[in-house]
This is a predicted structure of a 359-nucleotide RNA (Bacterial RNase P class A) from Marinobacter salexigens. The sequence was found by an Rfam model in a public genome assembly. Its Rfam family is "Bacterial RNase P class A". About the family: Ribonuclease P (RNase P) is a ubiquitous endoribonuclease, found in archaea, bacteria and eukarya as well as chloroplasts and mitochondria. The organism belongs to Marinobacter, within Bacteria.
RNA sequence: CGAGCUCGCCAGACAGCCGCCGCCGGUAUACCGGGGGAGGAAAGUCCGGGCUCCGCAGGGCAAGGUGCCAGGUAACGCCUGGGCGGCGUGAGCCGACGGAAAGUGCAGCAGAGAGUAGACCGCCUAAGCGAUCGGGAUUCGUCACGAUUGCCGGUAAGGGUGAAAGGGUGCGGUAAGAGCGCACCGCGUGACUGGCAACAGCUCACGGCAAGGUAAACCCCACCUGGAGCAAGACCAAAUAGGAGUCCGUUGGCGUGGCCCGCGCUGGACUCGGGUAGGUUGCUUGAGAUCUGUGGUGACGCAGGUCCUAGAUGAAUGGCUGUCCACGACAGAACCCGGCUUAUCGGCGAGCUCGUUUU
Numbered sequence: 001c002g003a004g005c006u007c008g009c010c011a012g013a014c015a016g017c018c019g020c021c022g023c024c025g026g027u028a029u030a031c032c033g034g035g036g037g038a039g040g041a042a043a044g045u046c047c048g049g050g051c052u053c054c055g056c057a058g059g060g061c062a063a064g065g066u067g068c069c070a071g072g073u074a075a076c077g078c079c080u081g082g083g084c085g086g087c088g089u090g091a092g093c094c095g096a097c098g099g100a101a102a103g104u105g106c107a108g109c110a111g112a113g114a115g116u117a118g119a120c121c122g123c124c125u126a127a128g129c130g131a132u133c134g135g136g137a138u139u140c141g142u143c144a145c146g147a148u149u150g151c152c153g154g155u156a157a158g159g160g161u162g163a164a165a166g167g168g169u170g171c172g173g174u175a176a177g178a179g180c181g182c183a184c185c186g187c188g189u190g191a192c193u194g195g196c197a198a199c200a201g202c203u204c205a206c207g208g209c210a211a212g213g214u215a216a217a218c219c220c221c222a223c224c225u226g227g228a229g230c231a232a233g234a235c236c237a238a239a240u241a242g243g244a245g246u247c248c249g250u251u252g253g254c255g256u257g258g259c260c261c262g263c264g265c266u267g268g269a270c271u272c273g274g275g276u277a278g279g280u281u282g283c284u285u286g287a288g289a290u291c292u293g294u295g296g297u298g299a300c301g302c303a304g305g306u307c308c309u310a311g312a313u314g315a316a317u318g319g320c321u322g323u324c325c326a327c328g329a330c331a332g333a334a335c336c337c338g339g340c341u342u343a344u345c346g347g348c349g350a351g352c353u354c355g356u357u358u359u
Base pairs, nucleotide, nucleotide: 001355002354003353004352005351006350007349008348009347010346012324013323014322015321016320017319018318020037021036023034024033025032026031039330043341044340046339047338048337049336050335051229052228053227054226058261059260060259061258063225064224065223066222067221068082069081070080071079072078083097084095085094086093087092098220099219103218104217105214106213120159121158122155123154124153128151129150130149131148132147133146134145136143137142167185168184169183170182171181172180186209187207188206189205190204191203192201193200194199233281234280235279236278243272244271245270246269247268248267252266253265254264255263288307289306290305291304292303293302294301295300325328
C1' cells in the first nucleotide's frame, strides 16, 4: 500500500414560522406557559414468556416440538464456552450434531452381483473323468512322462461396470488364490490417563474383524408441551322482542383443540327475527435503561448511584425557509418484553489475517 475477517456505535444536524398528540400548571374543553412525542429493524407473526379469562386446574392416549456436552436466562427452537465434522492459505464461517446390531422402506441406468448382495472377462489343471500329439519302455495287453485341450470343479488376488463392489500395503503360503497366516495401519471391545462432560490419546491388552449408505424416510430413544387471546378481560350507560320454531333430554347434555377416565353443573344444540355496537379502563415504572465497582474465559450475575423515555383510537411528529454535511437507504408503535429471520444508503471506531514493497 492492497485485499479480507470479526465486533461495537450512529441513523441527517442546527435555526426560524405555522400546524398535530399527550402530560403538568394557570385553571377555562376553546387560551397561555413548561417538558415530552416511532425503529435497528417498529417488518415477518417464526419461537419463548409476562398478563387476562375458561377449566377441581387431575391422570392418560393421540398429536406436536427439540436433539453433541457444560453453562446463562423468567423461558426458548435463543445466547456463551467447549467437543466432533465440513469449508477456507488464514483471520474465521457453517452444522436438521441421539440411534442403522429393534423393525420396515428407498437407491434410475450400468453391472455377474447393491446387503447376511456374486462369477462377466480372466487365473488354476493339484484332485476326478476323457481326448490328441511327441519321444521312451514293453511281457505287444499296455505303462509312466511331457505338451495341448474338453468336462466336472476351485477362485474372488488381477481386469471390467458403477457414485459406491465383502478394509489397505507388504511378506509367506497355494494348483491358482483368499486375513488363509504374519507385520504394520485401519476397525471393534476393554483398561488406563486427562477432562464436570461431550470427547481425546505417538498408552496398553484382546479380537481376524462378513453384515455398506440413507432417519431434512417411516421408526426407536431422551427431554418438553392445557386452551384461547388486549378484537383477552373488567366497569358504566342505553336500547330491544323475558321473541318465534325444531331436535335431544338424567341410561342424557354441557363444561376453551381431539379421544378416554375422573370431577363439577343440571339443561343443551340449531334456525329465523329484533336491539346495541357508545364511553371509561386494561394503556405503560418495565424480567426497564444507564454509570461505577466487583465475580466470571464468556453469555451473564451481584452491589451502589442516576434517569423516566409515545400511549394514538378512520388512527398524533407535517409543511415552508435558510445553513452545514456522511447528500440521507430500508422504512411508522397500537398490551408489553427476550430472541431469531428478512430488507438496507452511508459514516465512524477497535482488533485480527493474508499478499506485495522498503528498511